Molecule: Bacterial large signal recognition particle RNA
Organism: Chloroflexota bacterium
RNA sequence: UCGUGCUAAGCGGGGAGCUAGCGGUGCCCUGUACCCGCAAUCCGCUACAGCGGGGUCGAAUUCCACGCUCUAGGCAUGGCUCAUCCGAGUCUGCCGGGUUGGCCGACGUUGAAAACCGGGUUCUACGCGGCGGAGCCCUGUGAAUCCCGUCAGGUCCGGAAGGAAGCAGCGGUAAACGGUAAGCUCCGGGUGCCGUAGAGCGGCCUGGUUUGAGCCGAGCAACUCUGGUAAGUCGGGUUGACCACUGUCGACAGCGUGGUGCACGA
Numbered sequence: 001u002c003g004u005g006c007u008a009a010g011c012g013g014g015g016a017g018c019u020a021g022c023g024g025u026g027c028c029c030u031g032u033a034c035c036c037g038c039a040a041u042c043c044g045c046u047a048c049a050g051c052g053g054g055g056u057c058g059a060a061u062u063c064c065a066c067g068c069u070c071u072a073g074g075c076a077u078g079g080c081u082c083a084u085c086c087g088a089g090u091c092u093g094c095c096g097g098g099u100u101g102g103c104c105g106a107c108g109u110u111g112a113a114a115a116c117c118g119g120g121u122u123c124u125a126c127g128c129g130g131c132g133g134a135g136c137c138c139u140g141u142g143a144a145u146c147c148c149g150u151c152a153g154g155u156c157c158g159g160a161a162g163g164a165a166g167c168a169g170c171g172g173u174a175a176a177c178g179g180u181a182a183g184c185u186c187c188g189g190g191u192g193c194c195g196u197a198g199a200g201c202g203g204c205c206u207g208g209u210u211u212g213a214g215c216c217g218a219g220c221a222a223c224u225c226u227g228g229u230a231a232g233u234c235g236g237g238u239u240g241a242c243c244a245c246u247g248u249c250g251a252c253a254g255c256g257u258g259g260u261g262c263a264c265g266a
Base pairs, nucleotide, nucleotide: 001266002265003264004263005262006261010056011055012030013029014028015027020046021045022044023043024042034054035053036052037051038050063259064258065257066256067255068254069253073249074248075247076246077244078243079242081241082240083239084237085236086235087234088233091232092231093229094228095227096225097224098223099222100221102220103219104217105216107214114210115209116208117207118206119205120204121203122199123198124197125196126195127194128192129191131188132187133186134185135184136183138179139178140177141176147172148171149170150169155164156163157162
């Protein structure tokens, strides 16, 4: 140096979390990467820090160590950031109340406001009127007979004179059924530009007297509230998003330097 057969190592790694610590199961990232059993009320271990069983490859392109580059992703920290939640009510805003020798406008010496005396509006009673209803009055129809008057003819009494009852007709009337302009009586009311009396008299309208310049506004402004609200603001929290010349860990990938056996044969 070559060949054959073995062995160590390899056959995934990382982040957060858990833990005294390490590794694993579970979650996430990477991306392809033997199998089986165990394990969150955890499982196995102790710095050589998963254990047990099996398989494969195998001393180098492949295993190990260090360094550099690139960098997925996680975690931490931070932010004049955004969203969300809780609280405050200092200031600004908004809403509301009040004050004003302020402004503006309307009314006002053809008299504001105030005071006093009246009237009305309101209520009660009575009267009057109106409306409605009922009755009376008035009026129409209205009885084969048991209603009235007059009763032709006929009937009856009588010697006669004369008399009596009485149908039809005519006229009238009762009950009943209607009409009803005006009038009278009684009753009623969501009745009245009415009258009288009483009550009430706060508000409003109005007349008079006194007096003589204010008064009103849902307008503006200023000030103010031991009013409200919570948009801005302030304080705090949590979660999420975004951001970073931040810190930390860092898979995958690339490069470099170095390291790693045993047996037999030629």